[in-house]
RNA sequence: UCCUUCGGGGCAGGGUGAGAUUCCCGACCGGCGGUGUUCGGCUGCUUACCAGCGCAGUCGUCAGUCCGCGAAGCCUACACGGCCCGAACCGGUGAGACCCCGGUACCGACGGUGACAGUCCGGAUGAGAGAAGGA
Numbered sequence: 001u002c003c004u005u006c007g008g009g010g011c012a013g014g015g016u017g018a019g020a021u022u023c024c025c026g027a028c029c030g031g032c033g034g035u036g037u038u039c040g041g042c043u044g045c046u047u048a049c050c051a052g053c054g055c056a057g058u059c060g061u062c063a064g065u066c067c068g069c070g071a072a073g074c075c076u077a078c079a080c081g082g083c084c085c086g087a088a089c090c091g092g093u094g095a096g097a098c099c100c101c102g103g104u105a106c107c108g109a110c111g112g113u114g115a116c117a118g119u120c121c122g123g124a125u126g127a128g129a130g131a132a133g134g135a
Base pairs, nucleotide, nucleotide: 001135002134003133004132005131006130013025014024015023027119028118029108030107031069032068033067034066039060040059041058042057043056044055045054064106065105073083074082075081088104089103090102091101092100110122111121112120
């Protein structure tokens, strides 16, 4: 550099109503990469030998609300460019946590609809951050 494959989840139950998975009670869901405390594998050191502990290295693994990105939306030269882009605190452990544990909160594109949608239908058998493999 090229090729192939993969690459998003979710309203149970109930109320009102002519009509709602859209309202109300309640339920459920969380893309990709990164990030010293989790867990696991491998290698080395240590050892008379094996195992374990410990130490070091390395690979994998842990965040919706920490950093960055993608998607959606907007602009345009209609693009591989530009803009825009939601939401978290408290306590605990610890050398170190906005990632662990406990608690309580909060957030969620556009178009459609018999009635207002993170969850239904549609653009989308799309696109894509990227992941794995191959040449």

This is a predicted structure of a 135-nucleotide RNA (FMN riboswitch aptamer (RFN element)) from a soil metagenome. The prediction has a mean pLDDT of 80. The sequence is in RNAcentral, with records from MGnify. Its Rfam family is "FMN riboswitch aptamer (RFN element)". Its family is annotated with FMN binding in the Gene Ontology.